Source information
A computed fold for a 72-nucleotide RNA from Faecalimonas sp., annotated as transfer RNA. Lineage of the source: Bacteria > Bacillota > Clostridia > Lachnospirales > Faecalimonas.
RNA sequence: GGAUGCAUAGUUCAGUGGUAAGAGCAUCCGGCUCAUAACCGGUAGGUCGCAGGUUCGAGUCCUGCUGUAUCA
Numbered sequence: 001g002g003a004u005g006c007a008u009a010g011u012u013c014a015g016u017g018g019u020a021a022g023a024g025c026a027u028c029c030g031g032c033u034c035a036u037a038a039c040c041g042g043u044a045g046g047u048c049g050c051a052g053g054u055u056c057g058a059g060u061c062c063u064g065c066u067g068u069a070u071c072a
Base pairs, nucleotide, nucleotide: 002071003070004069005068006067007066010025011024012023013022018056028042029041030040031039049065050064051063052062053061
C1' cells in the first nucleotide's frame, strides 16, 4: 500500500430513513435490614469518531479522513 468489519451513555451493547436516542451493568438518591450484601423503586449521564453529500427528514444511505480489529 490492498480487502473486510467496527466506532452510539462510565462500561457491554441494541437501534428497518420518520417525529422525545434506548436496555443491562456500574454511579447517585431512597425503600427493605440491627448492619452489609442481595432485592425493590427512582435520578443523572449522549454534539451517535471527524468533515462533507443525498433526502422534506440521516445514528441508519453515499464519499473522504482518523482510530481499531482481522485477512492475504
Its Rfam family is "tRNA". From the family's description: Transfer RNA (tRNA) molecules are approximately 80 nucleotides in length. Its family is annotated with triplet codon-amino acid adaptor activity in the Gene Ontology.